[in-house]
Context: one part of a larger RNA
RNA sequence: GACGAACGCUUGCGGCGUGCUUAACACAUGCAAGUCGAACGGUGAACCACCUUCGGCGUGGGGAUCAGUGGCGAACGGGUGAGUAACACGUGGGCAAGCUGCCCUUAGCUCUGGGAUAACCCCGGGAAAGCGGGGCUAAUACCGGAUACGACUCCGAGCGGCAUCACUCGGAGUGGAAAGAACUUCGGCUAAGGAUGGGCCCGCGGCCUAUCAGCUUGUUGGUGGGGUAACGGCCUACCAAAGCGACGACGGGUAGCCGGCCUGAGAGGGCGACCGGCCACACUGGGACUGAGACACGGCCCAGACUCCUACGGGAGGCAGCAGUGGGGAAUAUUGCGCAAUGGGCGAAAGCCUGACGCAGCGACGCCGCGUGAAGGGAUGAAGGCCUUCGGGUCGUAAACCUCUUUCAGCAGGGAAGAAGCGAAAGUGACGGUACCUGCAGAAGAAGCACCGGCUAACUACGUGCCAGCAGCCGCGGUAAUACGUAGGGUGCAAGCGUUGUCC
Numbered sequence: 001g002a003c004g005a006a007c008g009c010u011u012g013c014g015g016c017g018u019g020c021u022u023a024a025c026a027c028a029u030g031c032a033a034g035u036c037g038a039a040c041g042g043u044g045a046a047c048c049a050c051c052u053u054c055g056g057c058g059u060g061g062g063g064a065u066c067a068g069u070g071g072c073g074a075a076c077g078g079g080u081g082a083g084u085a086a087c088a089c090g091u092g093g094g095c096a097a098g099c100u101g102c103c104c105u106u107a108g109c110u111c112u113g114g115g116a117u118a119a120c121c122c123c124g125g126g127a128a129a130g131c132g133g134g135g136c137u138a139a140u141a142c143c144g145g146a147u148a149c150g151a152c153u154c155c156g157a158g159c160g161g162c163a164u165c166a167c168u169c170g171g172a173g174u175g176g177a178a179a180g181a182a183c184u185u186c187g188g189c190u191a192a193g194g195a196u197g198g199g200c201c202c203g204c205g206g207c208c209u210a211u212c213a214g215c216u217u218g219u220u221g222g223u224g225g226g227g228u229a230a231c232g233g234c235c236u237a238c239c240a241a242a243g244c245g246a247c248g249a250c251g252g253g254u255a256g257c258c259g260g261c262c263u264g265a266g267a268g269g270g271c272g273a274c275c276g277g278c279c280a281c282a283c284u285g286g287g288a289c290u291g292a293g294a295c296a297c298g299g300c301c302c303a304g305a306c307u308c309c310u311a312c313g314g315g316a317g318g319c320a321g322c323a324g325u326g327g328g329g330a331a332u333a334u335u336g337c338g339c340a341a342u343g344g345g346c347g348a349a350a351g352c353c354u355g356a357c358g359c360a361g362c363g364a365c366g367c368c369g370c371g372u373g374a375a376g377g378g379a380u381g382a383a384g385g386c387c388u389u390c391g392g393g394u395c396g397u398a399a400a401c402c403u404c405u406u407u408c409a410g411c412a413g414g415g416a417a418g419a420a421g422c423g424a425a426a427g428u429g430a431c432g433g434u435a436c437c438u439g440c441a442g443a444a445g446a447a448g449c450a451c452c453g454g455c456u457a458a459c460u461a462c463g464u465g466c467c468a469g470c471a472g473c474c475g476c477g478g479u480a481a482u483a484c485g486u487a488g489g490g491u492g493c494a495a496g497c498g499u500u501g502u503c504c
Base pairs, nucleotide, nucleotide: 001503002502003501005500006499007498008497009496012370013369014368015367016366017365018363019362020328025326026325027324029323030322031321034072035071036070039069040068042066047061048060049059050058051056079281080280081279089205090204091203092202093201094200095199099197103194104193105192106191107190108189109188110187111145112144113143114142120135121134122133123132124131151174152173153172154171155170156169157168158167160165207253208252209251214244215243216242219241220240221239222238223237224236225235226234256278257277258276259275260271261270262269263268283304284303285302286301287300306317307316308315309314334360336359337358338357342356343354344353345352346351373404375403376402377401384395385394386393387392408445410440411439412438413437414436418431421428422427448493449492450491451490452489453474454473455472459488460487461486462485463484469476470475
């Protein structure tokens, strides 16, 4: 000097930041991912009309609502740092070994059929979670057929490349489309390209330990096969016997990495909280499914530990999301408001959802700013305190008092921008009656903490008497202690001041 700090004393206001560093310990409760009726079939409230035997049963329209089928999203956003010494990260390259939903560009197509199934009804059984059977039905759900060149496989030719091979042309075999609405529009399929995102490989770089010296059997390479979007010992069978290592293999310990942050003249050293990028994880371990994308925090299955419900047969759960609780700890916040803005998902849109986010609350935890009056006058230098050689000295122009000022806080009146947008219009701001402006009153409501032996700025008195105590080092205290305690005075900082811890 610095800090995500803690502790002690103290505390007026504001702005901006920041706040479980420990138990990746366990979690009550609420919320954190839905949306689309312009994909589909049902259910059908309010309301309108008709009918009426007036009770409303009924009919038509209407479409709120409800779940279901289907689509997109749920792989983003948010959290945490356990694991990981590794192509995890950083940086620079490679993929002629590759994928990419939504979006953009270009070209072409969107023809013709079929069978089901939820919802619903009926039945069964279950305490529940939930399940089984029968019957009916729709689609942008599912399945056939036709067409289609570039797509894929094989063959031939040309051309290019460091090689496996890439590109172009010709010939033979395989695979696709879906409607809604009709004024506009939104879609679907195929192919090529772009953009974005991601996958794989490689060079180099960044901890400690040799009181770890040898390590390895899918191990190292080859061939055939499998698998993947894709190369590969990634997997498998066979064959060969290799591969790594004092330029530190293997083992052990520690650790997420970086942009950066702190310090320092720099070189360097330390750190990786907030913010941003990447990675890993989601009760513990394992596994796959769906999908463009996951081996998937708020999905599924299995096993385990734990908790809960139970009719004992069986079930349910996963806050390292936002709040909040217990526990641990020196220690770390509200079970708040709002989708008004920004951003995201769905939707043609209106809109719905969004603990992302925007705000507010709490904490001097940090930084910054402001105030606690000011300028002038004011001496018998008041009273009082302390000291005293008893003359006086000092607190001290300090106070009182006179003349002024009114920031901040307080009260009253006015009162935003943020709104671009959306909506036919009316209208639409959580923050917030906040900021800000104006007025009013009155010095009125607002100063502490540490230190004063030397280092180191600041001295006396009393008490104590190697006691009580102080102390960063040297050292103070045993009867005059500037070093302990108190007081007066002084010094330094100041809404803070000290102490402790850690780093330079």